[in-house]
Molecule: SAM riboswitch aptamer (S box leader)
Organism: uncultured Pedobacter sp.
């Protein structure tokens, strides 16, 4: 890089570099950002995917607990909305609810 599963409304920042954009991509919106964001190191948190461990199962499954290690994350839902369905309103331009794709991230497995 591909491909299959599973998750994304929960949680969780300090210091120190850096210097201007940033929030995945495109577009409109909203936000964040010289009181220093984004990023980078460090520490330490958060969470539990893998991983330890019990119990229960027909089970490859369901459940409770743990965090030493191998990942991840620490602003807002993945920050909203975009395609479809389906319902409610409607001043017939849309607004608003739910649900599915898509597309992205991570994880674990195969390649």
């Nucleotide at each position: 890089g591909a491909u299959u599963u599973a998750u994304a409304c929960a949680g969780a920042a300090g210091u120190g570099g850096c210097g201007a954009g940033a929030g995945a991509u495109c577009a409109g919106g909203c936000u964040c950002g010289a009181u220093g964001a984004c990023c980078c190191a460090c520490u330490g948190a958060c969470a539990a995917c893998c991983c330890c461990c019990c119990a229960a199962u027909a089970a490859u499954u369901u459940g409770a607990g743990g965090a030493a290690g191998g990942u991840g994350c620490c602003a807002a839902u993945a920050c909203c909305u975009g395609u479809c369905u389906c319902g409610a309103u409607u001043a017939c331009g849309a607004u608003c609810g739910a649900g599915a794709a898509a597309c992205u991230a991570u994880a674990a497995a195969u390649u």